[in-house]
């Protein structure tokens, strides 16, 4: 420099056929308790960033950043 692969709440992750972004942990309330944890309900939080393409983009194009891998 060049080939590929990824980037999604505070972490880890589904979502691949374009059609309400979900799951576990965490966190914050309530319920329970003597107190406290656990069990239980309820809630805040997220598509790396630009542009394009569509009636619609986490999805597909293209471009930047950044991570992984292989090659020189």
């Nucleotide at each position: 420099g060049g080939g590929c692969c990824c980037g999604u709440g505070g972490u880890g992750u589904a979502g691949u056929u374009g059609g309400u972004a979900g799951c576990a942990c965490g966190c914050g309330c309530c319920c329970c308790u003597g107190c406290g944890g656990a069990a239980g309900g309820c809630g805040a939080g997220g598509c790396a960033c630009g542009a394009g393409u569509u009636c619609a983009a986490g999805u597909c194009u293209c471009g930047u950043c950044g991570g992984g891998u292989c090659c020189a």
Predicted 3D model of a 72-nucleotide RNA (transfer RNA) from an Actinomycetota bacterium. It matches the Rfam family "tRNA". About the family: Transfer RNA (tRNA) molecules are approximately 80 nucleotides in length. Their secondary structure includes four short double-helical elements and three loops (D, anti-codon, and T loops). Further hydrogen bonds mediate the characteristic L-shaped molecular structure. tRNAs have two regions of fundamental functional importance: the anti-codon, which is responsible for specific mRNA codon recognition, and the 3' end, to which the tRNAs corresponding amino acid is attached (by aminoacyl-tRNA synthetases). tRNAs cope with the degeneracy of the genetic code in two manners: having more than one tRNA (with a specific anti-codon) for a particular amino acid; and 'wobble' base-pairing, i.e. permitting non-standard base-pairing at the 3rd anti-codon position. Gene Ontology term of the family: triplet codon-amino acid adaptor activity. The RNAcentral record of the sequence draws on ENA and MGnify. The source organism's lineage runs through Bacteria, Bacillati and Actinomycetota. Its mean pLDDT, the model's own confidence on a scale to 100, is 82. The same sequence occurs in records of 2 taxa.